[in-house]
RNA sequence: GCAUAACGCCUCUAGGGUUCCGGCUUAUCAGCGUCAGGUCCGAGAGAGGCUCUCCCGUCUCAUGUGAGAGGCGGAGCCACGGCGGGAUAAAAGCCCGGGAGAC
Numbered sequence: 001g002c003a004u005a006a007c008g009c010c011u012c013u014a015g016g017g018u019u020c021c022g023g024c025u026u027a028u029c030a031g032c033g034u035c036a037g038g039u040c041c042g043a044g045a046g047a048g049g050c051u052c053u054c055c056c057g058u059c060u061c062a063u064g065u066g067a068g069a070g071g072c073g074g075a076g077c078c079a080c081g082g083c084g085g086g087a088u089a090a091a092a093g094c095c096c097g098g099g100a101g102a103c
Base pairs, nucleotide, nucleotide: 006051008050009049010048011047012046015041016040020038021037022035023032024031025030052076053075054074056073057072058071059070060069061068078098080101084096085095086094
């Protein structure tokens, strides 16, 4: 320097805050997430499922100008990580970001 099959979606969880509900405080207005809850957000390095890819093996169909289409099986590795900023009502293991950096 080059090559090497997805860094997919859904559901959930770790986690997160406070728009709504509930709860607590207050005569009321209103306040409180330092309120173990529901709604809500939610992982590249968490879980499960579905899809996708590789002809890698095997079987079936097709083969005219093209050479493919499908079934079953197999495989899809590894992953330490700030500060700071952004969105939303607000925050976060969300996004910037498999970033910067480290090894």

Predicted 3D model of a 103-nucleotide RNA (Guanidine-I riboswitch aptamer) from Methyloceanibacter marginalis. The RNAcentral record of the sequence draws on Rfam and Ribocentre. The coordinates come from a structure-prediction model, not an experiment, and the mean pLDDT is 79. It matches the Rfam family "Guanidine-I riboswitch aptamer". From the family's description: This family represents a conserved RNA structure found upstream of the ykkC and yxkD genes in Bacillus subtilis and related genes in other bacteria. The function of this family is unclear although it has been suggested that it may function to switch on efflux pumps and detoxification systems in response to harmful environmental molecules.